SAM riboswitch aptamer (S box leader) from a Cytophagales bacterium, 112 nucleotides, folded computationally.
[in-house]
RNA sequence: GAUUUAUAAAGAAGCGAGGAGAGAUCAGGCUCUACGAAUCGCUGGCAACCUACCCCCUUCGGCAAGGUGCUAAUUCCUGCCCACAGCAAGGUGCUGAUGGGAAAUAUAAGUU
Numbered sequence: 001g002a003u004u005u006a007u008a009a010a011g012a013a014g015c016g017a018g019g020a021g022a023g024a025u026c027a028g029g030c031u032c033u034a035c036g037a038a039u040c041g042c043u044g045g046c047a048a049c050c051u052a053c054c055c056c057c058u059u060c061g062g063c064a065a066g067g068u069g070c071u072a073a074u075u076c077c078u079g080c081c082c083a084c085a086g087c088a089a090g091g092u093g094c095u096g097a098u099g100g101g102a103a104a105u106a107u108a109a110g111u112u
Stems, first nucleotide, its partner, number of pairs: 001112008013043005021032003026079004044071003049067003053062002075104001080101004084096004
């Protein structure tokens, strides 16, 4: 890198370095940001995918030591398809932070 499965409406901040951007990519929207962005380090925390351990064993449940992950906003929302609502009308048009699905992305665990 490819691929499989699962999950993604909950949850969790301080300090130091840094110095202008950030929210994956493109576009649109919206938001965060000199009351200090990205990024890096330390500490704390959240969660419970894998390992270990406990519940006799599997499941379920627990724990949080180890391996990861995460720590603004639903994966910030939308984009493709279906449904619904409103408007317009007889162009399946426009609008909707309405619902569902797909795709993409992220993370874990496996395969290659």
Record summary:
Taxonomically the source falls in Cytophagales (Bacteria, Pseudomonadati, Bacteroidota, Cytophagia). The sequence was found by an Rfam model in a public genome assembly.